[in-house]
RNA sequence: UAGAGUUUGAUCAUGGCUCAGGAUGAACGCUAGCGGCAGGCCUAACACAUGCAAGUCGAACGGUAACAGGGUAGCAAUAUCGCUGACGAGUGGCGCACGGGUGAGUAACGCGUAUGUAAUCUGCCUUUAACCGGGGGAUAGCUCCGAGAAAUCGGGAUUAAUACCCCAUAACAUCAUGAAAAUGCAUGUUUUUAUGAUUAAAACUCUGGUGGUUAGAGAUGAGCAUGCGUGCCAUUAGCUAGUUGGUAGGGUAAUGGCCUACCAAGGCUACGAUGGCUAAGGGGUCUUAAAGGAUGAUCCCUCACACUGGUACUGAGACACGGACCAGACUCCUACGGGAGGCAGCAGUGAGGAAUAUUGGUCAAUGGGCGCAAGCCUGAACCAGCCAUGCCGCGUGCAGGAUGAAUGCUCUACGAGUUGUAAACUGCUUUUUUACGGGAAUAAACUCUUGUACUUGUACGGGACUGAAUGUACCGUAUGAAUAAGGAUCGGCUAACUCCGUGCCAGCAGCCGCGGUAAUACGGAGGAUCCAAGCGUUAUCCGGAUUUAUUAGGUUUAAAGGGUGCGUAGGCGGAAUAUUAAGUCAGUGGUGAAAUCCUGUAGCUUAACUGUAGAAUUGCCAUUGAUACUGAUGUUCUUGAGUAUAGUUGAGGUGGGUGGAAUGUGUCAUGUAGCGGUGAAAUGCUUAGAUAUGACACAGAACACCGAUUGUGAAGGCAGCUCACCAAAGUAUAACUGACGCUGAGGCACGAAAGCGUAGGUAGCAAACAGGAUUAGAUACCCUGGUAGUCCACGCCCUAAACGAUGAUUACUCGACAUACGUGAUACACAAUGUGUGUCUGAGCGAAAGCAUUAAGUAAUCCACCUGGGAAGUACGACCGCAAGGUUGAAACUCAAAGGAAUUGACGGGGGUCCGCACAAGCGGUGGGGCAUGUGGUUUAAUUCGAUGAUACGCGAGGAACCUUACCUGGGCUAGAAUGCUGGGGGACCGUGGGUGAAAGCUCACUUUGUAGCAAUACACCGCCAGUAAGGUGCUGCAUGGCUGUCGUCAGCUCGUGCCGUGAGGUGUUGGGUUAAGUCCCGCAACGAGCGCAACCCCUAUCUUUAGUUGCCAACAGGUUAAGCUGGGAACUCUAAAGAAACUGCCGUCGUAAGACGCGAGGAAGGAGGGGAUGAUGUCAAGUCAUCAUGGCCUUUAUGCCCAGGGCUACACACGUGCUACAAUGGGGCGUACAAAGGGCUGCCACUUAGUGAUAAGGAGCGAAUCCCAAAAAACGCCUCUCAGUUCGAAUCGGAGUCUGCAACUCGACUCCGUGAAGCCGGAAUCGCUAGUAAUGGAAGAUCAGCACGCUUCCGUGAAUACGUUCCCGGGUCUUGUACACACCGCCCGUCAAGCGAUGGGAGCCAGGGGUACCUUAAGUCCUACGUAGGUAGGCCCAAGGUAAAACUGGUGACUGGCGCUAAGUCGUAACAAGGUAACCGUAA
Repeated sequence: UAGAGUUUGAUCAUGGCUCAGGAUGAACGCUAGCGGCAGGCCUAACACAUGCAAGUCGAACGGUAACAGGGUAGCAAUAUCGCUGACGAGUGGCGCACGGGUGAGUAACGCGUAUGUAAUCUGCCUUUAACCGGGGGAUAGCUCCGAGAAAUCGGGAUUAAUACCCCAUAACAUCAUGAAAAUGCAUGUUUUUAUGAUUAAAACUCUGGUGGUUAGAGAUGAGCAUGCGUGCCAUUAGCUAGUUGGUAGGGUAAUGGCCUACCAAGGCUACGAUGGCUAAGGGGUCUUAAAGGAUGAUCCCUCACACUGGUACUGAGACACGGACCAGACUCCUACGGGAGGCAGCAGUGAGGAAUAUUGGUCAAUGGGCGCAAGCCUGAACCAGCCAUGCCGCGUGCAGGAUGAAUGCUCUACGAGUUGUAAACUGCUUUUUUACGGGAAUAAACUCUUGUACUUGUACGGGACUGAAUGUACCGUAUGAAUAAGGAUCGGCUAACUCCGUGCCAGCAGCCGCGGUAAUACGGAGGAUCCAAGCGUUAUCCGGAUUUAUUAGGUUUAAAGGGUGCGUAGGCGGAAUAUUAAGUCAGUGGUGAAAUCCUGUAGCUUAACUGUAGAAUUGCCAUUGAUACUGAUGUUCUUGAGUAUAGUUGAGGUGGGUGGAAUGUGUCAUGUAGCGGUGAAAUGCUUAGAUAUGACACAGAACACCGAUUGUGAAGGCAGCUCACCAAAGUAUAACUGACGCUGAGGCACGAAAGCGUAGGUAGCAAACAGGAUUAGAUACCCUGGUAGUCCACGCCCUAAACGAUGAUUACUCGACAUACGUGAUACACAAUGUGUGUCUGAGCGAAAGCAUUAAGUAAUCCACCUGGGAAGUACGACCGCAAGGUUGAAACUCAAAGGAAUUGACGGGGGUCCGCACAAGCGGUGGGGCAUGUGGUUUAAUUCGAUGAUACGCGAGGAACCUUACCUGGGCUAGAAUGCUGGGGGACCGUGGGUGAAAGCUCACUUUGUAGCAAUACACCGCCAGUAAGGUGCUGCAUGGCUGUCGUCAGCUCGUGCCGUGAGGUGUUGGGUUAAGUCCCGCAACGAGCGCAACCCCUAUCUUUAGUUGCCAACAGGUUAAGCUGGGAACUCUAAAGAAACUGCCGUCGUAAGACGCGAGGAAGGAGGGGAUGAUGUCAAGUCAUCAUGGCCUUUAUGCCCAGGGCUACACACGUGCUACAAUGGGGCGUACAAAGGGCUGCCACUUAGUGAUAAGGAGCGAAUCCCAAAAAACGCCUCUCAGUUCGAAUCGGAGUCUGCAACUCGACUCCGUGAAGCCGGAAUCGCUAGUAAUGGAAGAUCAGCACGCUUCCGUGAAUACGUUCCCGGGUCUUGUACACACCGCCCGUCAAGCGAUGGGAGCCAGGGGUACCUUAAGUCCUACGUAGGUAGGCCCAAGGUAAAACUGGUGACUGGCGCUAAGUCGUAACAAGGUAACCGUAA
């Protein structure tokens, strides 16, 4: 020392990306009231117009161009005089080396820090000592002449000095030669002394002095040298010839290869030389908890540079920003002959750029130069101007004011909420603005004047003079809320939410991500939040990031241990003792500039800012001390290490010899038709005799059993037996040495397989290759062959999932068991001990899995390696290799993840187990025909809409001729077809008729005159007009409610508490049994509970009781052709209410129990007796907005409403569901019998009559246990048909009818007569059903005017089969794998095709910097010669230039290589499950 978002369905950990903070010489967008203090070309060290930025001194000089004064002459104009103040140009002195600018170069003694200088210099200044004598010749200027466009230059004459020269004097200076002493780490130095030699000066004056010369000292400044520190790249590893050193000389203020000659061969480098790239350094600044990281604007110190390059001169100081010379580039002037220039000074201009100011004022202050001074100069400086660029401060008002006004916005909308005390309104204040008035400090000196003191020029006083900023700061008065608010944001991180628009569009976005019709994420609005004269965005730095980890990380599986050993440098190192004091620790001294930071305090009204004092400056140097530890040196020690001796062990290595089995081949023999191979086959071999069998021979390779969780080796690896040689380890003894050790960058050696070279060998196996299969394809998997290779020798290669995915060494830390080899012991037991090899389990560790004395525990030393995924172990370079290739090893670009462990699910062509008409065993169907019906498709004006695998398709629809009806065409209506309310007006309403029309409608006429009241009027009813609530089968079932389907009547789904786990989660619910069942029992860190299961409910099977009509009729009586028809009965059936009954209760066997079993008993029924209702948590965005309801959207003379006609009924075709058949178990005819459950008044209809019939005409009963529908039919009996497209089958068509209905044409049902199609049992495939079931027979009902092969219900007849759970399908449960979680209809790989992006190679082309060699060589120093000299001539070197070859770097380049990215392209399906051939690593093809 603060964290958050983001990988997942969820979790933990790893790991990257991103955000919140601070900062800036900033820029951009929107906005803008004031002041103070700061700051302001980061880019082109690009080019510069114009002005200014360094002068001054007359007290150095000759003088007098300009100005003023004065003198003289003159009336004056004027002339004249340097006489005075002053002074242009000039000589001379000092300054110009400071101040100011910039950061190009420089990776360096450049900078920082600390030292040294015994190797040095220092103008002006201070101080000390001494001195200042004499002389000389010139030259600027001026003047005259000349050349030139100019710049400028030449000549003659003349002149001065503090300019220049000579002489004198001179040592404490310098030099030479001696002597002595002292001292230093060394060269040396210092002091004293002797002799000799050499060398100085300037004057001016106000008379005070100033100045000059020599020498010493100081101060200041500077030079040089040294230790340490001060970027990146090793894909830069070797560099160096003045190079390294020496001697001598030169040069310098001074040391030095600084330079020259000679001699030697050195010097630097892995502690990074050399090379390349980048860069001024520091104080500091920003950030940070600190350590660090980044940075080097403003201010201060140092360095470097001044158009580019070179050179020197002058000088105390320069190799000189506003000096000189030369070369170059550029610009300007020119009379074309020649000249001039250098803003990286201050302003300013152009250019560049996202971007950075005025051609301002003043020397008033501070400072600088010159001067005695006045003063002059000063773009240093002080001020002002511009800019919100930053920091700081102030203001834009304050109080009251609710009917919480109106507008706006929102909502659950007759009303609320919010804007909001906000406004209006009332009162108050006046910072600021504006106006007017007043008005500082910064000024004290110098100077002048005056006074005092005295050493007469000093000190201290008084007075006077001087302000750019500036009439500024500040103060007062007046006026009046008057002059002053914006920006960003509002999905999470992150403070702040709603409406509208848009509809994966437009757009947003820092990350995650928003947007596909209800967007808090886009755009607008209202509201809110955060900052505020600013607010946001962008860029950059630090932080968060312990995400490079010194503080403070890791490496079994997440990225990461080198394949293994030996060993160099290096790092680290056992015990005792002594010395030392390098590290270390403590004290002291010096330094660590100032500013900055921090603390105190003070000044501006406050703050920023500034002053002042302190602290700090963690560093370096010196010195004194301490001596535990480390180091160094010496002496010892034995426990680390090694040696010796003894015996032991082993698939340890190398070379040789040798053995049997198997395989193959050859020969011979026996023997005959196949062998071989596979999922099944085929290719192949075989009658020329295979395979098989036997014998013999040969060949090469590998070594069964033993054999193991074994042994051994450093690793790779090593296996028949045996011989030789070599090496190792453990043990025992404790004899010897005496720390000899550990690790190990580079280096060296070894290093499976594959592969390469040369020469052999080749039985089997076997890349490539060939053939056969498989397949949609099959360059594979399978099969038949088969070459390299596999084997040997020699030489290479040097990589593996070279793995324990775990570096080496040492020490320490609970146990149990097994095993190999030793030791000791009489020992097949037991126990001890040492070294190995294993398994299990604690503490501890770990993200977990797990590790656990063979650590992944606790510590120590050394080495190696890692820092998101991809691009990529790729490219380039280098090294190695014969090659293949290996080692080293990036970037651009791209993604927000990639990856680990574990959890819950789901899934698996994983496993175990259980169930289900799931299969099997059966019975009957469908699929073929005809018809019906539904769907698709097609058609149509419309064929309304919905339902679409299982879970749509005789479904919504339980009944489309009109209606229904939603569709189409046409005709109409617009408050509308329905209902309500209000107002107005009219009329009773009702009813009737006419016209027109298809109808709806439109229109005309007639009739009537309601109730209450005298009436007005009111009420009821009906049209009309106006207003108000309409309406919509229009869209969205992916906005919804409700309802429903399905998994599934499957046995599951959860909770509380506890426990386990960091956590997701687990446990319970798993396990052993059992059940139809999570049903029950037992066990158990679980104990309980809930929703489901079961039960409770209904029907049905038996009995009892009660009741007895409309039902029943046994006995009695009556009666009929007959009949419960009647009296009566209450027994039976039945009806409908209440009960009983079944619980594994009893018995036996098995079992702990639960329970199971028994052709058990009993019972009407037996193990849930049979049916029904009943459907857990959830799944399918399943279905339905067209039953209904409902949000939102759309529509309103239409998408609403009315009407007529049409359509939903179409028809090449395809599918589903049914009916009927194909016949004899049948068809037809006649006869005879037995139900249940229902329905009925707009009804069911007995009976009679008519009709062949459908029906019709009459006509009883019954609102129904009473009457009717109603005949049950299969069945049974008899007759007929005799296997055929039929006496089967009924479609289709023709004709004639019946019924319903306003109406049967499109488009009803039925009847009769005629017609008599297909079809002779149905391919692949597929459905239902386990008992009163399937199959088969009929009956009824709903809907309904009519219409049923459909649906729902009812009863009759009434089977077969189930060994069993291998397989198919579905489901439950446990376990396993997983790269799936939208969950296998998942995920995902590669080529190809398309677009975009960056990049490698590439014939070449272009550019750049640096070096090398040679040529030429300016200015200039130096050298040589000549000259008195100016100078002339020559030489060396060198800038620039040129030539040549090579290397390096960058750009570009036809073509070419791979790589990355991009909703819906192509081909396959490689990986994830046993992924359908287990996957993966290395290598080859």
Small-subunit ribosomal RNA from uncultured Flavihumibacter sp., 1485 nucleotides, folded computationally. Lineage of the source: Bacteria > Chitinophagia > Chitinophagales > Chitinophagaceae > Flavihumibacter. RNAcentral holds the sequence, with entries from ENA and SILVA. It matches the Rfam family "Bacterial small subunit ribosomal RNA". Its family is annotated with ribosome and structural constituent of ribosome in the Gene Ontology.